[in-house]
Molecule: SAM riboswitch aptamer (S box leader)
Organism: Actinomycetota bacterium
C1' cells in the first nucleotide's frame, strides 16, 4: 500500500476554546444547531474486535476450540441503525493472503 471475507441497529458526556453551519456526496426524507451546533483540547466514559489476564466446559490433552469474567494494552465509538430510502464512494474492527 491495493484488492478480498466477515461484522456495523446495544452501549457510553463534562468543561473550555470557536462562532454557522452540521448529520460522506447527489436526489428524497427526517433531524441536530446563537438555549452555541459542527469542529479542537482537556478529563471523563462506553464497548469487548484484537493482545494480555482468569474462571468453566469439550475435545485428539502439546495445544485447540466454545462460553464466560476483569478492563492493563492497541483501535473504535460517546444525538438519532455509520440517521433513514435510492445510487456511489468511504471509514471503523477484526480475518487469510499478496
Nucleotide at each position: 500500500c491495493a484488492a478480498c471475507c466477515a461484522u456495523u441497529c446495544a452501549g457510553a458526556g463534562g468543561a473550555u476554546c470557536c462562532g454557522a453551519g452540521g448529520g460522506a456526496c447527489c436526489c428524497g426524507g427526517c433531524c441536530c444547531g446563537a438555549c452555541g451546533a459542527c469542529g479542537a483540547u482537556c478529563c471523563g466514559c462506553c464497548a469487548a474486535c484484537c493482545u494480555g489476564g482468569u474462571g468453566c466446559c469439550a475435545c485428539c490433552u502439546c495445544g485447540u476450540g466454545g462460553c464466560g469474567u476483569c478492563a492493563a494494552g492497541g483501535u473504535g465509538g460517546c444525538a438519532a441503525c455509520g440517521c433513514c430510502g435510492g445510487g456511489u464512494g468511504c471509514g471503523a474492527u477484526g480475518g487469510a493472503g499478496g